């Protein structure tokens, strides 16, 4: 060139075309403690970009862009 797969919270990860997009860990402030670890509680944080299907889209369909695989 060409097939194929990914892409969601700072990190690793979920989420049957219908719940307020969910948990773990990080950060943050509280409670425990002489203090700090530990542990408990609470708060912040995300669906790569664009259009299209459809009552409804993280999901399905196109391009685009970034990554990984395989092929000659």
């Nucleotide at each position: 060139g060409c097939u194929c797969u990914c892409a969601u919270a700072g990190u690793u990860c979920a989420a049957u075309g219908g719940a307020u997009a969910g948990a773990a860990u990080a950060a943050u402030g509280g409670a425990u403690u002489c203090c700090g670890g530990u542990u408990c509680c609470a708060u912040c944080g995300a669906u790569u970009g664009g259009g299209g299907u459809u009552c409804g889209a993280c999901u399905c369909c196109c391009c685009a862009u970034g990554a990984g695989a395989g092929u000659a």